[in-house]
RNA sequence: AGAAUAAAUCAAAGAAAAAUUUGAGUGCACCUUCAGUAAUGAAGGAUGUAGAAUCGCUUAAACUCGGGGAAACCUCUGUCAAUGACGUGGCAAUCCCGAGCCAAGCACACGGUAAUACGUGUGAAGGUGUAGAGACUUAACAGGCGACAUCCGAUCGUUCGGAUGAAGAGAAAGUCCAGACCACAAACGCA
Numbered sequence: 001a002g003a004a005u006a007a008a009u010c011a012a013a014g015a016a017a018a019a020u021u022u023g024a025g026u027g028c029a030c031c032u033u034c035a036g037u038a039a040u041g042a043a044g045g046a047u048g049u050a051g052a053a054u055c056g057c058u059u060a061a062a063c064u065c066g067g068g069g070a071a072a073c074c075u076c077u078g079u080c081a082a083u084g085a086c087g088u089g090g091c092a093a094u095c096c097c098g099a100g101c102c103a104a105g106c107a108c109a110c111g112g113u114a115a116u117a118c119g120u121g122u123g124a125a126g127g128u129g130u131a132g133a134g135a136c137u138u139a140a141c142a143g144g145c146g147a148c149a150u151c152c153g154a155u156c157g158u159u160c161g162g163a164u165g166a167a168g169a170g171a172a173a174g175u176c177c178a179g180a181c182c183a184c185a186a187a188c189g190c191a
Stems, first nucleotide, its partner, number of pairs: 009024005026050004030045006054147006064099006073090002076087001078086003100128003106123006132177001134176005148165007
C1' cells in the first nucleotide's frame, strides 16, 4: 500500500447497509419488592444507551419417544367506526414441558486396596430432546478445573470465604446432503 472478514446478538423485509425499518432477546444507567452483614443476586417496571464484558487446561457421550406456546411478516369465502384494528390460515426468530438416556468433574453408597488407584450403582447441576429433513468432523460463547482483574466480608498481617467478568449453539466453524429456482401433473383447501 492492497484484499478479505467483522461491526453488541438472532431473525424478517429489502438490490443492499455497522451507520435502513420491523420483531425477539442481552448488558449498562434508573425505580420497586424479596434474599444477603456486604459486594451482589432473583422477580417486575418504564425510558435512554451500545463504552466495558479477560486468559489457560480439560470433556465430546447421550443425540430416543411424545407434548405445549410463539411476534414481526405474508394471507383471506370474515367482522368493524376500514391506508387501520380484530379474527382466520401460513411461515417461523425462538420460549418451554413429560418419560428415557449421557462425557469429564462433583456428592453419597457399595465392592476393592496396607493406603491410594480402580470398578459399580444412585443423586444434584448441566446436557440431549430443540438443524434447512438429516449424516459426520472439529471444538466454544457449552460442562468441569484453574488463573487473572475489580469489588465485598473476616483478619494486625500472611491469608481465608464470597460476588461480578452479557447475549448468540432451536447445528457455531466446516465437509456432505436436502431444499430454495423453472416447467408439467395430481390431492387437499375459498385462497
This is a predicted structure of a 191-nucleotide RNA (Group I catalytic intron) from a Flavobacteriales bacterium.
It was read from a public genome assembly, where an Rfam model found it.
The model forms 93% of the base pairs in the Rfam consensus.
Rfam family: Group I catalytic intron. On this family, see Cate et al., Science 1996: "Crystal structure of a group I ribozyme domain: principles of RNA packing". Rfam links the family to the GO term Group I intron splicing.